A computed fold for a 112-nucleotide RNA from Mesobacillus subterraneus, annotated as SAM riboswitch aptamer (S box leader).
[in-house]
RNA sequence: UCCUUAUCAAGAGAGGCAGAGGGACUGGCCCUAUGACGCCCGGCAACCGCUAUUUUUUACAAAUAGAAUGGUGCCAAAUCCUGCAGGACAUAUUUGUCCUGAAAGAUGAGGA
Numbered sequence: 001u002c003c004u005u006a007u008c009a010a011g012a013g014a015g016g017c018a019g020a021g022g023g024a025c026u027g028g029c030c031c032u033a034u035g036a037c038g039c040c041c042g043g044c045a046a047c048c049g050c051u052a053u054u055u056u057u058u059a060c061a062a063a064u065a066g067a068a069u070g071g072u073g074c075c076a077a078a079u080c081c082u083g084c085a086g087g088a089c090a091u092a093u094u095u096g097u098c099c100u101g102a103a104a105g106a107u108g109a110g111g112a
Stems, first nucleotide, its partner, number of pairs: 001112008013041001015040003021031003025083001027081002042075003047071002050066006079104001084101007
C1' cells in the first nucleotide's frame, strides 16, 4: 500500500506545556487568542488478548458473563452535514425536507 470482515446518534477533565491553526477530501457549516491543532497527565470504551461458565466426543470453535494489570482505539458537533443511486412529501420548473442503499473515510481483527 492492497484485500477480507466487524463497528461508527452512547461514553470520556473548567489539569499542565506550547502557540495558529483545525474539523480526511468537495461544497457547506462550524471550532479557535475566553487560546484551538499537537504533546503530557487524566479519562471513556471494551475490538484483540485475559478470566469464569455453558454447548460440543476431545480439540478447534461458539454463546453468555466479568475484570481492566496487557496490545490498540477514542475523548466539539451522528463519520458535523454533504458529494452517487432509488423512493416519499412539499414547492413549482428551482429548491427544500425526510427515508433507504451505495461510495468515501475512521478504528479493530485477519490476510497478501